Predicted 3D model of a 60-nucleotide RNA (Fluoride riboswitch aptamer (crcB RNA motif)) from Thermovorax subterraneus. The organism belongs to Thermovorax, within Bacteria.
């Protein structure tokens, strides 16, 4: 690298991925708030690390 045979180890946790954790869920889990009903606000994490986007400040 290719072929054979077995098995299905799953999904989910308001914006992007990856590792660890913990929680839920197969009838699902899960799907942010506020409002004058037309908009506004926080947040890339359920938590913890790092990488990307983004926003902000200083310095080169």
């Nucleotide at each position: 690298a290719a072929g054979u045979u077995a098995a299905u180890a799953g999904g989910u946790g308001a914006u992007g991925g990856a590792g660890c954790u913990c929680a839920c869920c197969a009838u699902a889990a899960c799907u942010g708030c506020c409002u004058u009903c037309u908009g506004g606000c926080u947040a890339a994490u359920a938590g913890c690390u790092c990488c990307u986007a983004c926003a902000a400040u200083a310095u080169c």